[in-house]
RNA sequence: CUAGAUAAAGCCAAACCUGCCGCGAGGCAGCGACGGAAAGCCACGGGUCUCAAUAAGGAUGAAGAGACGGCCGGGUUGCCCCUG
Numbered sequence: 001c002u003a004g005a006u007a008a009a010g011c012c013a014a015a016c017c018u019g020c021c022g023c024g025a026g027g028c029a030g031c032g033a034c035g036g037a038a039a040g041c042c043a044c045g046g047g048u049c050u051c052a053a054u055a056a057g058g059a060u061g062a063a064g065a066g067a068c069g070g071c072c073g074g075g076u077u078g079c080c081c082c083u084g
Stems, first nucleotide, its partner, number of pairs: 002084002004080001011036002017030005034070001040076003044073003047068005
């Protein structure tokens, strides 16, 4: 440096349920642990999802505005360490 556990010390917290906020995707808090070695941080690329002007008989479609980092890449910082 890279890979990394059946180790040690800590860390985070899915689903369900409850409360509040949001039109919504969802968010925050509590409870709770399915999991996680970046499940720390950054919406930069892709992806998924929500709302939706205008138009319109309806469907389709859609400028634009948003959500998800626990969907995949990328960037950046970082704990421990048997063994290779």
A computed fold for an 84-nucleotide RNA from Desulfobacca sp., annotated as c-di-GMP-I-GGC riboswitch aptamer. The model forms 90% of the base pairs in the Rfam consensus.